The RNA shown here (Lysine riboswitch aptamer) has 178 nucleotides and comes from Cetobacterium sp. 2A. Its Rfam family is "Lysine riboswitch aptamer". Rfam's curators write: Riboswitches are metabolite binding domains within certain messenger RNAs that serve as precision sensors for their corresponding targets. Lineage of the source: Bacteria > Fusobacteriati > Fusobacteriales > Fusobacteriaceae > Cetobacterium.

RNA sequence: UUUUUAGGUAGAGGUUGCAAGUAGAAAAAGUAUUUUAACAGAGCUGGACAAAGCUGUGAAGUUAAAAGAAAGGUUUAUUUGCCGAAGCACUAGGAGUUUGUCAGAACCUAUUGCUGGGUAUGUAGAGAAUAUCUAUAUAACUGUCAUUGAAUUUAUUCAAUGUUGAGCUAUCAAAGUA
Numbered sequence: 001u002u003u004u005u006a007g008g009u010a011g012a013g014g015u016u017g018c019a020a021g022u023a024g025a026a027a028a029a030g031u032a033u034u035u036u037a038a039c040a041g042a043g044c045u046g047g048a049c050a051a052a053g054c055u056g057u058g059a060a061g062u063u064a065a066a067a068g069a070a071a072g073g074u075u076u077a078u079u080u081g082c083c084g085a086a087g088c089a090c091u092a093g094g095a096g097u098u099u100g101u102c103a104g105a106a107c108c109u110a111u112u113g114c115u116g117g118g119u120a121u122g123u124a125g126a127g128a129a130u131a132u133c134u135a136u137a138u139a140a141c142u143g144u145c146a147u148u149g150a151a152u153u154u155a156u157u158c159a160a161u162g163u164u165g166a167g168c169u170a171u172c173a174a175a176g177u178a
Stems, first nucleotide, its partner, number of pairs: 002176004007172005014083001017082009033067007043054003047102005086115004091110004116142002119139008143164001145162007
């Protein structure tokens, strides 16, 4: 000088980067639920089965009146941690529902795989929701690197094309090569 190592360390993308906590707000909702009255007349306890419990001193359900929430999700402000930040999917394990078994949704942990980032629109799913989230497709925007061309400040800018995070930039270490 230059190559390799999923090596170590520190950084950049964006003022709509990512995630979490705290406080407030809207909505959830006059919903769930409780009480009273009437009707009603044997079942009820998140899905199935079994047990246990409640129930003719009225179960489930319907109507009326009175009282009347919360969680998840969203948003504003602020704080903290960060840059596979984080999200999603399969698999495995955990915890959880009155108890046990099975299955499912949601929650937590781990491996593996995919996605550079946000935005808009369409479709599908979730959701109380036209909010929003997730996945996917398209579109332009944006960050990195590479190639080509132009400019001229000689290593920067602009344009076009392509790729994308196990990446990129800087630096250190080890090994190898000249």